[in-house]
């Protein structure tokens, strides 16, 4: 790098060094010499991993329908998985201008254009691509 699964209109910045870009890409529109990127430091934001509790399902043995399959009943909390709920502290990341800034494809509407249709413009919704970010699997 390519796979898979989740999220992605919320939130959180100043200090040194440096010196001209930067917001993926392209178009737009934006930041930025009142100082971009990039190192560093120091603080924050979040709640994807871990870690805390409940409840479910599997799972476990035990009872009881004559055995077994199965059903029900009261347990069990060791493990796997869902779901909810909460911390944020002593763990792994990640994030701290704008929605992922916003458009790109499809679809489906609404206006204008002589405008039914076909097309072109300005909108809206859905969906999808791409990206980013986190778990995972090979």
């Nucleotide at each position: 790098a390519a796979c898979u699964c989740a999220u992605c209109g919320a939130g959180a910045g100043g200090g040194g060094c440096a010196g001209a870009g930067g917001g993926a890409a392209c178009g737009g529109c934006c930041c930025u010499u009142u100082g971009a990127a990039g190192c560093c430091c120091c603080g924050g934001c979040a709640a994807c991993c871990c870690g805390g509790u409940g409840c479910g399902a599997u799972c476990c043995g035990c009872g009881u329908g004559u055995c077994a399959c199965c059903a029900c009943g009261a347990g069990g909390c060791c493990a796997u998985c869902g779901c909810a709920c909460g911390c944020a502290a002593c763990g792994g990341u990640g994030c701290c201008a704008a929605a992922u800034c916003c458009g790109u494809c499809u679809c489906g509407u609404g206006g204008c254009g002589a405008g039914a249709g076909c097309c072109g413009c300005c909108g809206c919704g859905a969906g999808a691509a791409a990206g980013a970010u986190g778990a995972g699997a090979a």
SAM riboswitch aptamer (S box leader) from a Nocardioidaceae bacterium, 138 nucleotides, folded computationally. The coordinates come from a structure-prediction model, not an experiment, and the mean pLDDT is 76. It was read from a public genome assembly, where an Rfam model found it.